[in-house]
């Protein structure tokens, strides 16, 4: 110095104005109230506010709710060996088999002597014995150009099967609390001897249900709701994956759905894309940029 291989890591950048949505105030004002207190709103001030894949919903788990003696079938997953984990179909060493000069990648990598099926092209003939040619007393011996395979113990399980382990629905629209108005329900009074209503009484008119209290659901409203098998550094074990232990930071949490939108200045001119109960992965998109190690080459001491 060209070329690659694996791994991490960033995701335009300052500043200014306007705003949208959570929280905080031992701030001010307003209503409301059980009145030295709470509440709700309005303003002011502070501070928070999408990603490495927030996605797909493909795996595996916490949570929650319903079912559950115990075993069997059906069904779905997995498959070398050992290991991490809460678990996996994930990760990790290791072997082994293809691919690459190489670092390195790829891999459902158990059984074809339990059985079925199924073999394209080419070959005279494809899976069950036959069939071809040359031999023979005699399908008797001997050979097979094509083909993955051919006269056999053949090949194929990402074909059905076997053999092994592994698996109960359902999902935050889960669930849990409060809780109207109307209409059912259940209790108790009152009512054709006339209740309730007709604005307070009385009379009049009406002509059958009223009135209280319980209970369940309904609308609505809170919670669930983000500090977590989380993250970043150091030390220890251990090839590693990963696990202890100390310290430090921590900050959407909405509910038809917020997180923009405008000016300047710069630069390498900016890409895929938007949370919705959480977390570990897998896949799949991606404009560029750095960092770390390693590998063939080519040179130069």
């Nucleotide at each position: 110095g060209a070329a690659g291989c694996u791994g991490g890591u960033c995701a335009g950048a300052c500043a200014g104005u306007c705003g949208c949505c959570g929280c905080c105030u031992g701030g001010u004002g307003u209503u409301c109230u059980u009145c030295u207190u709470g509440a709700a709103c309005a303003c002011a001030g502070g501070g928070g506010g999408a990603g490495g894949a927030a996605a797909g919903u493909c795996c595996g788990g916490g949570c929650u709710c319903c079912a559950c003696a115990g075993a069997g079938c059906a069904g779905g997953a997995u498959g070398a060996c050992g290991g991490c984990u809460a678990a996996c179909a994930g990760c990790c060493g290791u072997c082994c088999a293809c691919c690459g000069u190489a670092a390195g990648g790829u891999g459902a990598g158990g059984a074809a002597c339990a059985g079925g099926g199924c073999c394209a092209c080419a070959g005279a003939g494809a899976c069950g014995a036959g069939c071809g040619u040359a031999u023979u007393c005699a399908g008797u011996u001997a050979c097979g150009g094509u083909g993955a395979a051919a006269c056999g113990c053949g090949g194929u399980a990402a074909c059905c099967u076997c053999c092994a382990u592994c698996c109960g629905g359902a999902g935050c629209a889960a669930g849990a609390c409060c809780a109207a108005a109307u209409a059912g329900g259940c209790a108790g009074g009152c009512a054709a001897u006339g209740a309730u209503g007709c604005g307070g009484c009385u009379c009049g008119c009406g002509g059958a249900g009223c009135c209280u209290g319980c209970g369940g659901g309904u609308a609505g409203g809170u919670u669930g709701c983000u500090u977590g098998a989380g993250u970043g550094c150091a030390c220890a074990g251990g090839u590693a994956a990963c696990u202890g232990c100390g310290c430090a930071a921590c900050u959407a949490g909405a509910g038809g759905a917020a997180u923009g939108a405008c000016u300047g200045u710069c630069c390498a001119c900016g890409a895929c894309a938007g949370a919705a109960c959480c977390c570990g992965g897998c896949u799949u998109a991606u404009c560029g940029g750095c960092c770390a190690g390693c590998u063939u080459c080519a040179u130069c001491a």
This is a predicted structure of a 301-nucleotide RNA (Bacterial RNase P class A) from Nitrosomonas ureae. Its Rfam family is "Bacterial RNase P class A". The family's RNA type in Rfam is ribozyme. The sequence is in RNAcentral, with records from ENA.